[in-house]
RNA sequence: UUGUGUCUUAGAGGUUGCGAUGUAUCAAAAGUACUAUGCAGUAGGGAUUGGAAACUGUUGAUAGCAUAGGAAAGGGAGCAUCGCCGAAAUAUAUAGGUCUACCUAAGCCUAUGUAUUGGGGCUGUAUUGAAUAAAUACGGUACUGUCGCUGAUAGAUUGCCCAGUUUGUCAGCGAGGCGCUAUUUCACAC
Numbered sequence: 001u002u003g004u005g006u007c008u009u010a011g012a013g014g015u016u017g018c019g020a021u022g023u024a025u026c027a028a029a030a031g032u033a034c035u036a037u038g039c040a041g042u043a044g045g046g047a048u049u050g051g052a053a054a055c056u057g058u059u060g061a062u063a064g065c066a067u068a069g070g071a072a073a074g075g076g077a078g079c080a081u082c083g084c085c086g087a088a089a090u091a092u093a094u095a096g097g098u099c100u101a102c103c104u105a106a107g108c109c110u111a112u113g114u115a116u117u118g119g120g121g122c123u124g125u126a127u128u129g130a131a132u133a134a135a136u137a138c139g140g141u142a143c144u145g146u147c148g149c150u151g152a153u154a155g156a157u158u159g160c161c162c163a164g165u166u167u168g169u170c171a172g173c174g175a176g177g178c179g180c181u182a183u184u185u186c187a188c189a190c
Stems, first nucleotide, its partner, number of pairs: 002189004009182003014085001017084007025077002034069006044056002048105001050103002088117011118144002121141008146175013
């Protein structure tokens, strides 16, 4: 110097990379919930499921129809800022919280563990959802980034070379992020 393993640090994929926060913007939610009045009607009503309770109803409730008025949250887009490249997401287990002052099942949120997924797009089915938005899961499809092998080709280099090494481009096949590139420590081999 080179190679193998180990450890450290920093990077790349994309202008639709991933996620968070804010927003006095926009669409939609929705002419929905709710309120008032009127009509008709009768005994219960009571928050995601079931139960219970506060409360409420013959001074006529809940539910229904008509008229008038009429929101918001979650989710999405834009903009701004921030954190990053297992960024993050999903499933599952445990613990805690939330949902009415209760119990229960489900949902949602947080933390930890295990497993899977390289990335985004389009698309089929299913689920959540107000939704034809968006998200997730399982498929399909071409694209893309990295690495490996093979082939072709243009340089550089080994005195020359049809041989070797190396850099780039193109094509095909394959792999999978605990990866890849560069770099640092230590050990071993040569």

RNAcentral holds the sequence, with entries from Rfam. Predicted 3D model of a 190-nucleotide RNA (Lysine riboswitch aptamer) from Marinisporobacter balticus. Its mean pLDDT, the model's own confidence on a scale to 100, is 81. The source organism's lineage runs through Bacteria, Bacillota, Clostridia, Peptostreptococcales and Marinisporobacter.